A computed fold for a 327-nucleotide part of an RNA from a marine metagenome, annotated as large-subunit ribosomal RNA, domain IV.
Context: one part of a larger RNA
RNA sequence: CCGUGGCUAAGGAACUAGGCAAAAUGGUCCUGUAACUUCGGGAGAAAGGACGCUUACAUUUGUAAGCCGCAGUGAAUGGGCCCAGGCGACUGUUUAUCAAAAACACAUGGCUUUGCUAAAUCGAAAGAUGAUGUAUAAGGCCUGACACCUGCCCGGUGCCGGAAGGUUAAGAGGAGGGGUUAUACUUCGGUAGAAGCUCUGAAUUGAAGCCCCGGUAAACGGCGGCCGUAACUAUAACGGUCCUAAGGUAGCGAAAUUCCUUGUCGGGUAAGUUCCGACCUGCACGAAUGGUGUAACGAUCUGGGCGCUGUCUCGGCCACGAGCUCG
Numbered sequence: 001c002c003g004u005g006g007c008u009a010a011g012g013a014a015c016u017a018g019g020c021a022a023a024a025u026g027g028u029c030c031u032g033u034a035a036c037u038u039c040g041g042g043a044g045a046a047a048g049g050a051c052g053c054u055u056a057c058a059u060u061u062g063u064a065a066g067c068c069g070c071a072g073u074g075a076a077u078g079g080g081c082c083c084a085g086g087c088g089a090c091u092g093u094u095u096a097u098c099a100a101a102a103a104c105a106c107a108u109g110g111c112u113u114u115g116c117u118a119a120a121u122c123g124a125a126a127g128a129u130g131a132u133g134u135a136u137a138a139g140g141c142c143u144g145a146c147a148c149c150u151g152c153c154c155g156g157u158g159c160c161g162g163a164a165g166g167u168u169a170a171g172a173g174g175a176g177g178g179g180u181u182a183u184a185c186u187u188c189g190g191u192a193g194a195a196g197c198u199c200u201g202a203a204u205u206g207a208a209g210c211c212c213c214g215g216u217a218a219a220c221g222g223c224g225g226c227c228g229u230a231a232c233u234a235u236a237a238c239g240g241u242c243c244u245a246a247g248g249u250a251g252c253g254a255a256a257u258u259c260c261u262u263g264u265c266g267g268g269u270a271a272g273u274u275c276c277g278a279c280c281u282g283c284a285c286g287a288a289u290g291g292u293g294u295a296a297c298g299a300u301c302u303g304g305g306c307g308c309u310g311u312c313u314c315g316g317c318c319a320c321g322a323g324c325u326c327g
Base pairs, nucleotide, nucleotide: 002321003320004319005318006317007316008315010313011312014311019308027051028050029049030048031047036041038145052067053066054065055064056063057062068072080306081305082304083303084302085301086300087298088297092104093103109142110141111140112139113138114137120129121128122127146293147292148291149290151223152222153221156220157219158216159215160214161213162212165211166210167209171205172204176200177199178198179197180196183192184191185190224242225241226240227239228238251285252282263279264278265277266276267275
């Protein structure tokens, strides 16, 4: 000096990003126990008291009297608690080896596909799973207990339905054109050219799809701007105008979302960029990409308090072990 333990005057979180670590609490019996609540809980809430031994009597735990110690759950083992908020309902699952969570799952709700040789999936097929199931079933997608709810938009994209018209492939079709040349003509250079073969090839015909016409948002998604106006001022229930498929409803809101921002006001502190309650000017909340609440739960995250302490003021001492030095 390091490691692991033990003790420490006075103070008691002043430490620190943060009470990290440590201390404290701890067993059994008795008393007692709040808000809130889904009436089950919360709850071991919190807060208190008792605990050894001997004798007597009852004997089923007990009652009474007495005794000892600094100390009676005499050593060891064994919850710290409370208040408020965010998120997720819960138990559960996860990055084997830096993340256990607010992520995943979940019961619940919804949409959608599928009538059985089901859809879906694997396979080249046979076949298999689905399922020895049959729409109260099976697959896919989303949401995520419960309570109250879930607004408007189908213009775009997707899906579903429709089939009149437009467009449209191969194929069918074969008008027309080119090549070759038996032959004919010839100024002997060449020219014309049937059939056949061959290379092309217009019109016409030709499905789905797309265009088109409807539907559908718990499908993917989207949910405005400017100007004016009330008898103080301010504000604008109201009016005008432009645009849109429709212009954000309820609820919530400086929020896990707020840039400006440490917004403003209130609370808590002597002092509070965090926290709690409000306000609304929502840069850029918002309704199953769910919205807002919510008892219980959480090795979750955030703020505060009581207790407690070497975390600290600020250090000190001791034990054991390692290292180093000497022997």
The coordinates come from a structure-prediction model, not an experiment, and the mean pLDDT is 87.
Its Rfam family is "Bacterial large subunit ribosomal RNA". Rfam links the family to the GO terms structural constituent of ribosome and ribosome.